Predicted 3D model of a 111-nucleotide RNA (SAM riboswitch aptamer (S box leader)) from Fibrisoma limi BUZ 3. The coordinates come from a structure-prediction model, not an experiment, and the mean pLDDT is 81. RNAcentral records the identical sequence in 2 taxa.

[in-house]
RNA sequence: UGCUUAUCCAGAAAGACGGAGGGAAUGGACCCAACGAUGUCUUGGCAACCGACCGGCGAAACGGAAACGGUGCCACGUUCCACCCCAGUUCGCUGCGGGGACAGAUAAGUU
Numbered sequence: 001u002g003c004u005u006a007u008c009c010a011g012a013a014a015g016a017c018g019g020a021g022g023g024a025a026u027g028g029a030c031c032c033a034a035c036g037a038u039g040u041c042u043u044g045g046c047a048a049c050c051g052a053c054c055g056g057c058g059a060a061a062c063g064g065a066a067a068c069g070g071u072g073c074c075a076c077g078u079u080c081c082a083c084c085c086c087a088g089u090u091c092g093c094u095g096c097g098g099g100g101a102c103a104g105a106u107a108a109g110u111u
Stems, first nucleotide, its partner, number of pairs: 002110007013043005021032003026082004044074003049070003053064003078103001083100004
């Protein structure tokens, strides 16, 4: 870097540094931001993917507790919409509802 699988409407902020845009990318919308955002570091926290632990078993699947280890995360649903289908419809298409695809994020495995 690519591939596979799982999950993505819950949850969790203070301080320091820094100084301009930022919320992945394109377009639009909506927001955050000099009352200092995004980012980096420290501390704290959330969660429970993997390991370890307990149950289970031929082996697993699966279930459980915990937070010791490895990650992750701590504005807004992956902030929302875009493409397809269903439903609805004043038949213009638009807002709402449901499902899926694409893209993305994280974990685990693999190349």